A computed fold for a 98-nucleotide RNA from Gorillibacterium sp., annotated as Glycine riboswitch aptamer. The organism belongs to Gorillibacterium, within Bacteria. Rfam family: Glycine riboswitch aptamer. From the family's description: This family represents the bacterial glycine riboswitch.
RNA sequence: AUGAAAGUCAUGGGAGAGAUUACCGGAUCUAAGCGGUAACGCCGAAGGAGUAAGCCCGAAGGGGUGAAUCUCUCAGGCAAAAGGACCAUGGCCGGACG
Numbered sequence: 001a002u003g004a005a006a007g008u009c010a011u012g013g014g015a016g017a018g019a020u021u022a023c024c025g026g027a028u029c030u031a032a033g034c035g036g037u038a039a040c041g042c043c044g045a046a047g048g049a050g051u052a053a054g055c056c057c058g059a060a061g062g063g064g065u066g067a068a069u070c071u072c073u074c075a076g077g078c079a080a081a082a083g084g085a086c087c088a089u090g091g092c093c094g095g096a097c098g
Stems, first nucleotide, its partner, number of pairs: 007092007018040001020039006041078003047074001048072003054065004
C1' cells in the first nucleotide's frame, strides 16, 4: 500500500398460514369493516429449545462440546399495516492475510 471475518446504521427486496367462530365494546342504525377475550384450526423466516458427524475426557458404561433454512411450536404470526431469517448496495467500525 491492499484491507478479510464479525458487529452496527441506512436503503431496496423478502415467504407461509382462518379477513374462522362465539361473546363484549365501539361504529353503523340491515349489516360489514375496528379493538379485546375465549375456542378450535393452521404457519415458521424475530427470538427460544432440541439434535448429527467430528473433537476432548474416560478402562468401559458414559460425560462435555458441537450447525442449520432440519425438528418442536414456548413465544410470535395467520386481510392490510407492523414485524420478518436471509440477500444486495453504501457508510461506520474492525485489523485477519500479506